Overview
Model confidence (mean pLDDT): 82 of 100. Transfer RNA from a Deltaproteobacteria bacterium, 75 nucleotides, folded computationally. Taxonomically the source falls in Myxococcia (Bacteria, Pseudomonadati, Myxococcota). It matches the Rfam family "tRNA". From the family's description: Transfer RNA (tRNA) molecules are approximately 80 nucleotides in length. It is annotated as a transfer RNA. The sequence was found in a public genome assembly.

[in-house]
RNA sequence: GCGGCCUUAGCUCAGUGGUAGAGCAGCGGGCUUUUAACCCGUCGGUCGUCGGUUCGACCCCGACAGGCCGCACCA
Numbered sequence: 001g002c003g004g005c006c007u008u009a010g011c012u013c014a015g016u017g018g019u020a021g022a023g024c025a026g027c028g029g030g031c032u033u034u035u036a037a038c039c040c041g042u043c044g045g046u047c048g049u050c051g052g053u054u055c056g057a058c059c060c061c062g063a064c065a066g067g068c069c070g071c072a073c074c075a
Base pairs, nucleotide, nucleotide: 001071002070003069004068005067006066007065010024011023012022013021018055026042027041028040029039030038048064049063050062051061052060
């Protein structure tokens, strides 16, 4: 340099055009002599950035940024 894949909550990940979700973690409570486990509740998002298509975009298209992998090149 070329190609492919990935980027969504603090972490790990769902979500293939019509209200953004789960588990874990955090916080509050229950239970327990206490802790753990378990149970209930609760908090938590510019969906990487910018632009385009559309009545409507996490989802489709383009550019850019970051990450991973492969190939090529250089010495």